[in-house]
Context: one part of a larger RNA
């Protein structure tokens, strides 16, 4: 890992609610007694308990045995109506509070005990899991310190004190040589003990801490060893929360104990019906839990109801506009009185006079606003009215029973709030996911088509139509030369500003057969070397001026050139040529901007008058969606004692949590009916039938039991719990 077997809402009390059943103004026994064929059953037992009267804190008082009038099922009925249980609306009683009036509460009798059954509460309360927390004992055969008792440390080196002898000294006393043999003295693979670094081998090992090879310490605060002490909130400790027997930031070992867990997991057969939430409030609350929205299922009640569309009266201040309508903000220009400020200029000064600035008015001109509105929508909302759509198959309301749910998301031309922003975070509408499958999107929760019972055939949406892969290498007309691109929407696909004589389309404005643009060939010249300046200045360092006549024209020079001349061009002028040219806009596809770590984001192949982008147009393809057919369900009607049978359903068939409702199987029991040695259960393999749980048949094996109906009663259904246990 596999495979078999075990594995989880159970049980007693109390409460509430549905059904049933008993008895009924009443029910019902308990404990217990006696009886028996003795856990069972039978008969006694009303103590009590619930109910029959409420109201008041209490004191105490203490109710309709029906008196009007609607009225719904029913009934009658001449179909108009009449009665009319329940049932409403008055009306009237009882009691509180009370001058007193209203208010509350209660009143024309249904309870009560019992099984099934669903929920709740107490308990282990579906199951399976901590870490803990107490109590009582068990441990110092490791280890930590202590104490008492014995043992153990090769050799070598150092050379303290102390004591001798010499010398010097006046003496204290020093030197020097021996001597001596002292120290938590040194060296040291002596034993012994230790473990520094190799971050070596080893890491299912030789070893639950080794193995080698370096190192430390080895006369001591030394090592070793027998004996005994100290015990768990206690001990021991040269202190690291270390050590207390492979256990320690509170040891072990039973117990309490099915601790407790708002926390993870797990929960075991089918099928019809409807079907959420992930928000609101409260919370020592935010991993919870309660009510409340929202689901479901019973029941009452009885005729409307309004999700839609219009029109009719109202209510709004958003969007959007405006601002000499406020309010607040914000350009420039102009004119004007006082006033203020700084410079300037006159004046000896006091003062004057200007230009600029401010501040106030006018008059033009140029903007804003969520917390500004002289305006002002769509569209939103109340209330009437019609129309539609539903409702006696009971809608709309009401009363109760059971819930799950309070971690939600993405999406969109929608509207905010915070943020540079986010696959970001709050919020409001819609919609999908969420509990929704198909199809398309290369894979893809929520993008786009479609909401799905089964089968069979068609047609269609989206999307697509070379090949991979069903459908055009379909037509016309145009763009792109960049593999642009071949990518609806995007975290996902990127591409801005700004630039582009790439190219294509449109418009304009000038020029042009009296020759236009470009291009060749000629001309391009005299006055003069203009005048100053200057070393020098001749078109072309610099000022100044920029005439004049010759002409088809040609500058007192537009550039390059020389020291300066000189040269070269150019403006201008004519021939050659012959037909459009030149500027500017505006759009379409292109180009550059453009940089990431393996090559790698058209799904791929590949694709260029495309299989690429833009018009136009025919075909075809393509889903559970639409159409037809048949059937299963569900829901209605006709019929039936019922079952069968017939009819209808364009407005019925998705579904997580979750209700409700029917059903299959397993063990036992009782009942009634039945199989079996002419072969039972089980086991194997095949066959059938059913929507399915499952049921049913055949052959072999197998050798002794087993099955139906009805009822009852559960240790009643497995693929998961890092589930247990057993095997392989």
């Nucleotide at each position: 890992a596999c495979c078999a077997g075990g594995g989880a809402g159970u049980g007693u009390a109390c409460u509430u609610c549905u059904c049933c059943g008993g008895c009924g103004a009443g029910u019902c026994u308990a404990a217990c007694u006696c009886g028996a064929u003795c856990a069972u059953c039978g008969a006694g037992g009303a103590a009590g308990g619930c109910g029959c009267a409420g109201g008041g804190a209490a004191a105490c008082c203490g109710a309709u045995a029906u008196g009007g009038c609607c009225g719904c099922a029913g009934u009658c009925u001449u179909a108009c109506g009449a009665c009319g249980a329940g049932g409403g609306c008055c009306a009237c009683c009882g009691u509180g509070u009370u001058c007193a009036a209203g208010c509350g509460c209660g009143g024309g009798g249904a309870g009560u005990c019992g099984a099934c059954g669903a929920a709740g509460u107490a308990c282990g309360a579906c199951c399976c899991g901590a870490a803990a927390c107490c109590g009582a004992g068990u441990g110092a055969u490791c280890u930590a310190c202590u104490c008492c008792g014995a043992g153990g440390c090769a050799g070598g080196a150092u050379g303290a004190a102390g004591c001798g002898u010499g010398c010097c000294g006046a003496a204290a006393g020093g030197c020097a040589c021996g001597u001596g043999g002292a120290g938590g003295u040194c060296c040291g693979u002596u034993a012994g003990c230790g473990u520094u670094g190799g971050u070596g081998u080893c890491c299912u090992a030789c070893a639950a801490u080794a193995c080698c090879c370096u190192c430390g310490c080895g006369u001591g605060a030394u090592c070793u060893u027998g004996g005994a002490g100290u015990a768990g909130g206690g001990g021991u400790g040269a202190a690291a929360g270390g050590c207390c027997c492979a256990u320690c930031g509170a040891a072990c070992u039973c117990g309490g104990c099915a601790a407790c867990a708002g926390c993870u997991g797990g929960u075991u057969c089918c099928g019809a019906c409807c079907g959420a939430a992930a928000c609101a409030u409260g919370u020592c609350g935010a991993a919870g839990c309660a009510u409340g929205a929202c689901c479901u299922c019973u029941c009452c009640u009885a005729a409307g109801g309004u999700a839609g569309u219009c029109c009719g009266c109202g209510c709004g201040g958003u969007a959007g506009a405006g601002c000499c309508a406020c309010c607040g903000a914000u350009u420039g220009a102009g004119a004007g009185a006082c006033c203020c400020g700084c410079c300037u200029c006159c004046g000896a000064g006091a003062g004057g006079a200007g230009u600029c600035g401010g501040c106030c008015u006018c008059u033009c001109u140029g903007u804003c606003g969520a917390a500004c509105u002289c305006c002002g929508a769509a569209c939103g909302u109340g209330c009437g009215g019609a129309c539609g759509c539903u409702g006696u198959c009971g809608a709309c309301g009401g009363a109760g029973g059971g819930a799950g749910u309070c971690c939600g998301g993405u999406g969109u031309c929608c509207c905010g709030g915070g943020g540079u922003a986010a696959g970001c975070u709050u919020g409001g509408g819609c919609a999908c996911c969420g509990u929704g499958a198909g199809g398309g999107g290369a894979a893809c929760a929520a993008c786009c088509c479609a909401g799905a019972g089964u089968u069979a055939g068609g047609u269609u949406a989206a999307u697509g139509a070379c090949c991979c892969a069903a459908a055009a290498u379909g037509u016309g007309g145009a763009u792109u030369a960049a593999g642009u691109g071949u990518a609806a929407u995007c975290c996902u696909c990127u591409g801005a500003a700004g630039g582009u004589a790439g190219u294509c389309u449109u418009g304009a404005g000038c020029c042009c057969u009296a020759a236009a643009c470009a291009g060749c060939c000629g001309g391009g010249a005299g006055g003069u070397g203009a005048g100053c300046u200057u070393a020098g200045a001749a078109g072309c360092a610099g000022c100044u001026a920029c005439c004049c006549g010759c002409u088809a024209a040609g500058a007192a020079a537009a550039g390059c050139g020389u020291a300066a001349c000189a040269g070269c061009u150019u403006a201008c002028c004519g021939g050659c040529c012959g037909a459009g040219g030149u500027u500017c806009a505006a759009g379409g596809c292109g180009c550059c901007c453009a940089a990431a770590a393996u090559g790698a984001a058209c799904g791929g192949g590949a694709c260029u008058c495309a299989a690429a982008u833009c018009c136009a147009c025919u075909u075809c393809u393509g889903a559970u969606a639409c159409c037809u057919a048949a059937c299963c369900g569900c829901c209605c009607c006709c019929a039936u004692c019922a079952c069968a049978g017939g009819g209808g359903g364009a407005c019925c068939g998705u579904g997580u949590a979750g209700g409700u409702c029917g059903g299959c199987g397993u063990a036992c029991u009782g009942u009634g009916c039945g199989g079996a040695u002419g072969g039972a259960a089980g086991c194997a393999c095949g066959g059938g039938c059913u929507a399915g749980a499952g049921c049913u048949c055949g052959u072999g094996u197998g050798g002794a039991c087993c099955g139906c109906u009805c009822a009852g009663u559960a240790a009643c259904g497995a693929c998961a719990a890092u589930c247990c246990u057993g095997g392989u």

Large-subunit ribosomal RNA, domain II from Halobaculum rubrum, 728 nucleotides, folded computationally.
Its mean pLDDT, the model's own confidence on a scale to 100, is 84.
Its Rfam family is "Archaeal large subunit ribosomal RNA". Clan: LSU clan.